RNA sequence: AGAGUUUGAUCCUGGCUCAGGAUGAACGCUAGCGGCAGGCUUAACACAUGCAAGUCGAGGGGCAGCAUGUCCAGCAAUGGAUGAUGGCGACCGGCGGAAGGGUGCGUAACGCGUGAGCAACAUGCCCUAUACAGGGAGAUACACCAGGGAAACUUGGUCUAAUAUCCCAUAGCAUUCAUUGAAGGCAUCUUUAAUGAAUUAAAGCUUCGGUGGUAUAGGAUUGGCUCGCGUGACAUUAGCCAGAUGGUGAGGUAACGGCUCACCAUAGCAAUGAUGUCUAGGGGUUUUGAGAGGAAGGCCCCCCACACUGGGACUGAGACACGGCCCAGACUCCUACGGGAGGCAGCAGUGAGGAAUAUUGGACAAUGGAUGGAAAUCUGAUCCAGCCAUGCCGCGUGCAGGAAGACGGCCUUAUGGGUUGUAAACUGCUUUUUUACGGGAAUAAUUAUGAUCACGUGUGAUUAUUUGCAUGUACCGUAAGAAUAAGCCCCGGCUAACUACGUGCCAGCAGCCGCGGUAACACGUAGGGGGCGAGCGUUGUUCGGAAUCAUUGGGCGUAAAGGGCGUGCAGGCGGCCGCCAAAGUCCGGCGUGAAAGACCCAGGCUCAACCUGGGGGGUGCGCCGGAUACUGGGCGGCUUGAGUACAGGAGGGGACGGCGGAAUUCCAGGUGUAGGGGUGAAAUCUGUAGAUAUCUGGAGGAACACCGAUGGCGAAGGCAGCCGUCUGGCCAUGUACUGACGCUGAGGCGCGAAGGUGCGGGGAGCAAACAGGUUUAGAUACCCUGGUAGUCCGCACAGUAAACGAUGUGCACUAGGUGUCGGGCAGUCAAUGUUCGGUACCGCAGCAAACGCGUUAAGUGCACCGCCUGGGGAGUAUGCCCGCAAGGGUGAAACUCAAAGGAAUUGACGGGGGCCUGCACAAGCGGUGGAGCAUGUGGUUUAAUUCGAUGAUACGCGAGAAACCUUACCAGGACUUGACAUGGACAGGAAUGGUCGUGAAAGCGAUCAGCUUUUCGGAGUCUGUUCACAGGUGCUGCAUGGCUGUCGUCAGCUCGUGCUGUGAAGUGUUGGGUUAAGUCCCGCAACGAGCGCAACCCCUGCUGUCUGUUGCUACCAAGUGAAGUUGGGCACUCAGACGGGACCGCCGGUGACAAACCGGAGGAAGGUGGGGAGGACGUCAAGUCAUCAUGGCCCUUAUGUCCUGGGCUACACACGUGCUACAAUGGCCGGUACAGAGCGCAGCGAAGCCGAGAGGCCAAGCGAAUCGCAAAAAGCCGGUCCCAGUACGGAUUGGAGUCUGCAACUCGACUCCAUGAAGUUGGAAUCGCUAGUAAUCGCGCAUCAGCAUGGCGCGAUGAAUCCGUUCCCAGGCCUUGUACACACCGCCCGUCAAG
Repeated sequence: AGAGUUUGAUCCUGGCUCAGGAUGAACGCUAGCGGCAGGCUUAACACAUGCAAGUCGAGGGGCAGCAUGUCCAGCAAUGGAUGAUGGCGACCGGCGGAAGGGUGCGUAACGCGUGAGCAACAUGCCCUAUACAGGGAGAUACACCAGGGAAACUUGGUCUAAUAUCCCAUAGCAUUCAUUGAAGGCAUCUUUAAUGAAUUAAAGCUUCGGUGGUAUAGGAUUGGCUCGCGUGACAUUAGCCAGAUGGUGAGGUAACGGCUCACCAUAGCAAUGAUGUCUAGGGGUUUUGAGAGGAAGGCCCCCCACACUGGGACUGAGACACGGCCCAGACUCCUACGGGAGGCAGCAGUGAGGAAUAUUGGACAAUGGAUGGAAAUCUGAUCCAGCCAUGCCGCGUGCAGGAAGACGGCCUUAUGGGUUGUAAACUGCUUUUUUACGGGAAUAAUUAUGAUCACGUGUGAUUAUUUGCAUGUACCGUAAGAAUAAGCCCCGGCUAACUACGUGCCAGCAGCCGCGGUAACACGUAGGGGGCGAGCGUUGUUCGGAAUCAUUGGGCGUAAAGGGCGUGCAGGCGGCCGCCAAAGUCCGGCGUGAAAGACCCAGGCUCAACCUGGGGGGUGCGCCGGAUACUGGGCGGCUUGAGUACAGGAGGGGACGGCGGAAUUCCAGGUGUAGGGGUGAAAUCUGUAGAUAUCUGGAGGAACACCGAUGGCGAAGGCAGCCGUCUGGCCAUGUACUGACGCUGAGGCGCGAAGGUGCGGGGAGCAAACAGGUUUAGAUACCCUGGUAGUCCGCACAGUAAACGAUGUGCACUAGGUGUCGGGCAGUCAAUGUUCGGUACCGCAGCAAACGCGUUAAGUGCACCGCCUGGGGAGUAUGCCCGCAAGGGUGAAACUCAAAGGAAUUGACGGGGGCCUGCACAAGCGGUGGAGCAUGUGGUUUAAUUCGAUGAUACGCGAGAAACCUUACCAGGACUUGACAUGGACAGGAAUGGUCGUGAAAGCGAUCAGCUUUUCGGAGUCUGUUCACAGGUGCUGCAUGGCUGUCGUCAGCUCGUGCUGUGAAGUGUUGGGUUAAGUCCCGCAACGAGCGCAACCCCUGCUGUCUGUUGCUACCAAGUGAAGUUGGGCACUCAGACGGGACCGCCGGUGACAAACCGGAGGAAGGUGGGGAGGACGUCAAGUCAUCAUGGCCCUUAUGUCCUGGGCUACACACGUGCUACAAUGGCCGGUACAGAGCGCAGCGAAGCCGAGAGGCCAAGCGAAUCGCAAAAAGCCGGUCCCAGUACGGAUUGGAGUCUGCAACUCGACUCCAUGAAGUUGGAAUCGCUAGUAAUCGCGCAUCAGCAUGGCGCGAUGAAUCCGUUCCCAGGCCUUGUACACACCGCCCGUCAAG
């Protein structure tokens, strides 16, 4: 000293929370010792029992009890007598029970604190001084006698004493009064001197030393009273008061006083908070804080108040009295029922309450107190001890060495390593502490008694004796032996400290944020670590952090916050010059500010805590003296602030009255005929009873087009046709005047839009409510047709608005520029300049979180007022005030959340905007959706119908081939180091092949045959047993790699440096053009660069060169039944290697002298020629653990492995993708023509022969530009069919076959014969395609034993349309709004229901 938490991120505002300190504490776990402190915060609740205030015989009468002596009786024990002695119960008397001790109920007060005052007072005991004490008297307690009563207690009679009581004497002193003089003060007054009058005293005892008594004066001490200032909350308490305020007189008191009373007067207090209500003992101090402040008042000290509750007095120096009295009340107890007794907030202790607070201890030894002459007695004050980690302080639980870095634990990438850890073991040492034994204090000073001495009649000194609860304690010594002694909390961030396992939004944690849904550093446990340590955590309270109530030290345009506006009393603040006094202010001195505490310096307990001594300081108050700048006060002056008069000016400023035209509606009449009106479209409505339209006349109410504005006026609300009357304010200039008269303004008073209310008018249009129509799922709305309050006027109320510039008023200062309104001045009266007052925009400095404000401040200052202090609850409830009501003003709390909020940023989104693109729409062609079949999916079924893919981006997808196999699924049968890999150990044998039994097979079992090499040890290889391990298409694609889909071949996505911004970020990448393109050009605080685009690559289109077989055949030759068939040849085609070619290069135009675009020429090709490959940063926790790889988890005679059979092919149904069709642009029959690209040895298979055909038999050639598959088909030519469920269509079914294959039943393909279903162009809806494309047609290949309508390729024939970008969908850029950021499939409001 700060930190966490609002957001995707940022800055700010703002609350919540944490880290620190403290505690009379409590609770949980734990606990060795000592010292010093502290210990009912709650029930001022109730109390059993004991103790806490007595003492004096040197005041008195006496003698109940005890002891001693004496006498008597008795053997004795013992009894009796005797106050004679020590003493002494009860009694009279004196002093003390007013102190000490406890508590905090009450009290908001002269109660407390502080400082003054009493000329208005008292003071026992103590000290000093002076004077005095003569004489007498009558009672009474106790006791005795007689009674009452249960008791407490009490009545009567008789007797007696005193330091008890009374009377007389004395008194120069005292008190009171009167007269005179003097002095002083503070108004009433006080002091003193003299004279006179009146009234009051006393006590004895004695050991003879003394002590006590009375009066007066003084002192000291202690008290009483008064005053200034300070000392809580609430205004949702605003008025209070009748002894109340004062006077006169009297009474009363120690004393002043309405303290009390009589009379008189009517005052007194209060927004500087009276009165009321609630709370509370106050201070020294304690705690926190840098301080200022805040909180507290336990222990100790001072003061106050109280003593069961309330009241009262008595005694006394002192009380209205804690352990006194009386009365009343409640409660408890005793009782013989008639009556009585009691008061722990003294010390212990009990019950109760409570989270919670101790012993019914010892001693008067010390200190102090009461009494006494004293010894002494009493003392729960006090001193000690006991209990409690309640706090503070101190000590200990060992120290040194010791690496095989042990065992064990934990972790791990695991036969390795890390860590616990020098830690342990082990060796040596020490003994604080512990135990045992021994020694052993201080606190004690004295008092008292005895003796001696000094002074000189009671003091001092010396000496002897005597007095210790705590205590045989502290402390010291000796011995033994590491021996007796460590826990608690935490480890996600804040905040120091990390791993494993368990758990699986469960159990739980949590101070805040938040953890936990299968890899939790946050739960629980363990290991390890961190912190503190005889304690550690938790909880409560309090200060701090919090500048989060801001005096120091905050704010109010948008975050909470400027009153709606003015006027103005109180209050606050106030221009220039001079003089006075000295209130504030400043300086010096004096007094006070108790002690303790705090601070500093010393000292004492071994240290410390603790204790002792000294010192300094003490912001305050009072008194005295001084200074006079400033503020205040008094006095005098001034003109600049403010104001007044006169001469000018602008204006929807206000009030009242009058007038005007346009328009709407209505009424009357004319013309005129079928609609009008209204809407997105309609309908309600209106009209043949004549509307709408149009013309004329009339009525009535309300509002004032154009001018008109960025304009004017007003304090605000607000103000608009024209004219008049009355009236407020403002502005400029000049002159004169007043002389600070000013600014602000709590309350108060006034004004105050719209709507609303009351009464009375008025009512054309408009129009809440209401009615109807329409829309809609509904439509108590938006739209339409009507329509009442109201809107208008007068009077009265109401008093609120986003009453906003969301910006209080006033004054001063701080760059400018532009427009405009009203004045003045200058001007060559034009332009323009200058100045004052308004109004609007831009902008410097400055300010601000930013947005923005910026001489009209939100800048810089001053003065005054109002207001704010997290969100919700709530401007609600309640109280009060106002109102006729509606309602307004003032204005909470419980509870609840960790946010709510402001500005700006980047995205995303919008049924926002602009620009642009795409088979996106449109324009077209052909389909799908209807039928049958094929295929995939859902669903259902099943022992199983294995699994995955599921909007676009799953569904002829993984699968480019499910009869077995595949295969992962199901049933059954089997195996267990395993079907497969590597290694070790042991045993044995070549490997391997054959045969047989059983069995569905796998398997199990039997049997026969059967090695190589060698250095002779063995090695290779195999089988069996065994150990490590194998194996898993088991789970998690939300733990992953890799690969892939999609946005999207969309044109974007970023970086470095610089610059801007507090920052997130921005700029660059935006802008003007252009492009298919962030393509290029220009501009620009940017300059460059990267990934994408394009190009480079492949195919194709033209061409050159080279090569020339298996290709080709122009030319030469040969040759056939036909043929490049053959020999030459390499020109052409073609093949395949290297080149050329296209670049807006050329011309014209447009464009900005650009980029580029448009047109043209040339060219095979023209503006990326066509196609392919190629997919930026990223998105979808997209897909895949079943291609593969892989973390973790799971199975291990099974979730592994083998086998047979079945299933993946099921079938009321639904969907996707296809094939074939519905026919004549066609079907069928016959003839006939033209491709490209591929493939082939477990292969392609010619020719020939057989079969009606699928195919079969035989077999040449070809590892292929050579041979083969291989027939291309649509097409063309000819014929037939004649619009029909057909000579269309071919499903389905029956029969017969072929081929592949161990095997076609479940479940293959094909052939032939027969059969001949639906279907006649397909609802809503929906898909593809822009040219060699769509459409139509066939061919090939992969997979493959066999099986394609699918997939991948190939060629043949070969169109239509594109005006255009309004709309649908998707996308790009810029901009705008946002309360969204999981980002519109968002957020969020209300109602209802359940819990």
Molecule: small-subunit ribosomal RNA
Organism: uncultured bacterium